[in-house]
RNA sequence: GCCCCCAUCGUCUAGGGGUUAGGACACAGGAUUUUCGAUCCUGCAGCAGGGGUUCGAAUCCCCUUGGGGGUGCCA
Numbered sequence: 001g002c003c004c005c006c007a008u009c010g011u012c013u014a015g016g017g018g019u020u021a022g023g024a025c026a027c028a029g030g031a032u033u034u035u036c037g038a039u040c041c042u043g044c045a046g047c048a049g050g051g052g053u054u055c056g057a058a059u060c061c062c063c064u065u066g067g068g069g070g071u072g073c074c075a
Stems, first nucleotide, its partner, number of pairs: 001071007010025004018055001027043005048064005
């Protein structure tokens, strides 16, 4: 240099064109408990950036950024 894969709440993860973007843990508040822990309820918070296609994009396409892997630097 070329090719392939990945990027979603603080963390892990679901999603494959029409979802209020779901779940677990964490965190915050409350219930329970003598206290802590455990358990239960509620809440908080997310699609890497830009552009395109489409009536509609986390999802499809292109570019960029970051990460991972493969391969080449020969005559």

Transfer RNA from a bacterium, 75 nucleotides, folded computationally. It matches the Rfam family "tRNA". About the family: Transfer RNA (tRNA) molecules are approximately 80 nucleotides in length. Model confidence (mean pLDDT): 81 of 100.